Predicted 3D model of a 74-nucleotide RNA (transfer RNA) from a Candidatus Parvarchaeota archaeon. Rfam family: tRNA. The coordinates come from a structure-prediction model, not an experiment, and the mean pLDDT is 81. The source organism's lineage runs through Archaea, Nanobdellati and Candidatus Parvarchaeota. It was read from a public genome assembly.
């Protein structure tokens, strides 16, 4: 200096290839039932597409530059 991958709730992580319903699930927390109290278990609930910009009716998803993290070349 070149090139390749990866980034999605607090944590993991599916959806990208083929653009479309309210972004799906598991842990976690919260709040109820349970139970003398806790724990298990069942309920409902909370929270997320790395940053900008373009195409497009519509973008986590396609294109563009950017960040950072890994890995390879020099």
């Nucleotide at each position: 200096g070149g090139g390749g991958c990866u980034g999605u709730a607090g944590u993991c992580u599916a959806g990208c290839u083929u653009g479309g319903u309210c972004a799906g699930g598991a842990c976690g927390c919260c709040a109820g039932a349970c139970u003398u109290g806790g724990g298990c278990u069942c309920u409902g609930g909370u929270a997320a597409c790395c940053c900008g910009g373009g195409u497009u009716c519509a973008a986590a998803u396609c294109c563009c530059a950017g960040c950072a993290g890994c890995c390879c070349c020099a």